[in-house]
RNA sequence: GGCAGCGUAGCUCAGUUGGUUAGAGCGUCGGACUCAUAACCCGAAGGUCGGUGGUUCGAUUCCACCCGCUGCUA
Numbered sequence: 001g002g003c004a005g006c007g008u009a010g011c012u013c014a015g016u017u018g019g020u021u022a023g024a025g026c027g028u029c030g031g032a033c034u035c036a037u038a039a040c041c042c043g044a045a046g047g048u049c050g051g052u053g054g055u056u057c058g059a060u061u062c063c064a065c066c067c068g069c070u071g072c073u074a
Base pairs, nucleotide, nucleotide: 001073002072003071004070005069006068007067010026011025012024013023019057028044029043030042031041050066051065052064053063054062
């Protein structure tokens, strides 16, 4: 240089033939329980869905370019 995949919550990931609230586990915070701590239980906060532009009535999802990571290849 060429090709392919990936980028979604603090971490690990799911999701979507484009549509009404973007989710799970762990973690964090609060509560309940306990003599107390842990575990279990209940609740809450936390997201420009990598960036910009395009298509569309509507984009996390489709398209283009850019950025980053990984693999294959020369």

Predicted 3D model of a 74-nucleotide RNA (transfer RNA) from Faunimonas pinastri. Rfam family: tRNA. Its family is annotated with triplet codon-amino acid adaptor activity in the Gene Ontology. The RNAcentral record of the sequence draws on ENA and Rfam. The coordinates come from a structure-prediction model, not an experiment, and the mean pLDDT is 81.